RNA sequence: CCGCGAGUAGCUCAGUUGGUAGAGCGAUUCUCUUAUACAGAAUUGGCCGGGGGUUCGAGUCCCUCCUCGCGGA
Numbered sequence: 001c002c003g004c005g006a007g008u009a010g011c012u013c014a015g016u017u018g019g020u021a022g023a024g025c026g027a028u029u030c031u032c033u034u035a036u037a038c039a040g041a042a043u044u045g046g047c048c049g050g051g052g053g054u055u056c057g058a059g060u061c062c063c064u065c066c067u068c069g070c071g072g073a
Base pairs, nucleotide, nucleotide: 001072002071003070004069005068006067007066010025011024012023013022019056026044027043028042029041030040031039049065050064051063052062053061
């Protein structure tokens, strides 16, 4: 320098033909317990890596930039 893949909640990851963004773990509070843990209940969670474009509508499509990984020269 070229090609491919990834970037979504604190972490690991989903997200269907473009139509109000989800799960598990975690955190907080309560119940239980002498207390902790376990168990149960409730609560808490995001401007989807940055910018721009298309569209009535973008996590999703297009352009560009950034970071990480793999491969090639």
Molecule: transfer RNA
Organism: Candidatus Zambryskiibacteriota bacterium